[in-house]
């Protein structure tokens, strides 16, 4: 240069025929038990889904350029 994959919460992920509130796990707070720890139990908080457009009534999900990380090919 071309071509294929990933980009969703502080990490690690799901979200798979577009559908109505976008989740778990770990982590942090808090509470509950304990003489205290930790374990465990409950409970809060945290993302406008890498960026910018488009299509659709209706985008994390489709198209489109970028920009980045992984890999092939020359």
């Nucleotide at each position: 240069g071309c071509c294929c994959u990933c980009a969703u919460a502080g990490c690690u992920c799901a979200g798979u025929u577009g559908g109505a509130u976008a989740g778990a796990g770990c982590a942090g707070c808090g509470c509950u038990u304990u003489c205290c720890u930790a374990a465990a139990g409950c409970g809060c908080a945290g993302g406008c889904c890498g960026c910018a457009g488009g299509u659709u009534c209706g985008a994390g999900c489709c198209c489109u350029g970028c920009u980045g990380g992984g890999g092939g090919c020359g």
Predicted 3D model of a 74-nucleotide RNA (transfer RNA) from a Planctomycetota bacterium.
Its Rfam family is "tRNA".
The sequence is in RNAcentral, with records from ENA.
Model confidence (mean pLDDT): 81 of 100.